[in-house]
The RNA shown here (transfer RNA) has 75 nucleotides and comes from an Opitutaceae bacterium. It was read from a public genome assembly.
RNA sequence: GCCCCGAUCGUCUAGCGGUUAGGACGGGUCCCUCUCACGGAUCAAACCGGGGUUCGAUUCCCCGUCGGGGUGCCA
Numbered sequence: 001g002c003c004c005c006g007a008u009c010g011u012c013u014a015g016c017g018g019u020u021a022g023g024a025c026g027g028g029u030c031c032c033u034c035u036c037a038c039g040g041a042u043c044a045a046a047c048c049g050g051g052g053u054u055c056g057a058u059u060c061c062c063c064g065u066c067g068g069g070g071u072g073c074c075a
Base pairs, nucleotide, nucleotide: 001071002070003069004068005067006066007065010025011024012023013022018055027043028042029041030040031039048064049063050062051061052060
């Protein structure tokens, strides 16, 4: 250099064109308890950036960035 894969709450992860973007852990509040822990309820928190296609894009396409893997040339 070229090829392939990936990027979603703080962390891990689901999603395959129309969802309120879900779950777990963690965090806040409340309940429970003499207190803490456990347990229960509830709340906040995310689609890497820019274009394109489309009535509609987190999802499809292109470019870029970052990460991972594979593989050349340097006669």

The coordinates come from a structure-prediction model, not an experiment, and the mean pLDDT is 84. NCBI's taxonomy places the organism under Bacteria, Pseudomonadati, Verrucomicrobiota, Opitutales, Opitutaceae. It matches the Rfam family "tRNA". Rfam describes the family as follows. Transfer RNA (tRNA) molecules are approximately 80 nucleotides in length. It is annotated as a transfer RNA.